[in-house]
The RNA shown here (transfer RNA) has 73 nucleotides and comes from a Candidatus Woesearchaeota archaeon. The source organism's lineage runs through Archaea, Nanobdellati and Candidatus Woesearchaeota. Rfam family: tRNA. By type it is a transfer RNA. The coordinates come from a structure-prediction model, not an experiment, and the mean pLDDT is 83.
RNA sequence: GCCUCUGUAGCUCAGUUGGUAGAGCGCCAGUCUCAUAAGCUGGAGGUCGAGGGUUCAAAUCCCCCUGGAGGCA
Numbered sequence: 001g002c003c004u005c006u007g008u009a010g011c012u013c014a015g016u017u018g019g020u021a022g023a024g025c026g027c028c029a030g031u032c033u034c035a036u037a038a039g040c041u042g043g044a045g046g047u048c049g050a051g052g053g054u055u056c057a058a059a060u061c062c063c064c065c066u067g068g069a070g071g072c073a
Base pairs, nucleotide, nucleotide: 001072002071003070004069005068006067007066010025011024012023013022019056027043028042029041030040031039049065051063052062053061
């Protein structure tokens, strides 16, 4: 220098051919217990890496920038 994959909640990840964002763990509260943990119930937490474009509508499509991983030279 070129190619491929990847960036979504505190962490690990899902999200189908564009239809308005989820799970597990963690956190908080309640329940249970003499108490703690486990279990059960509920809740908070995300302008989906940045900017722009297309569209009635974008995590998803297009352009550009950027962080990470791998390959070739």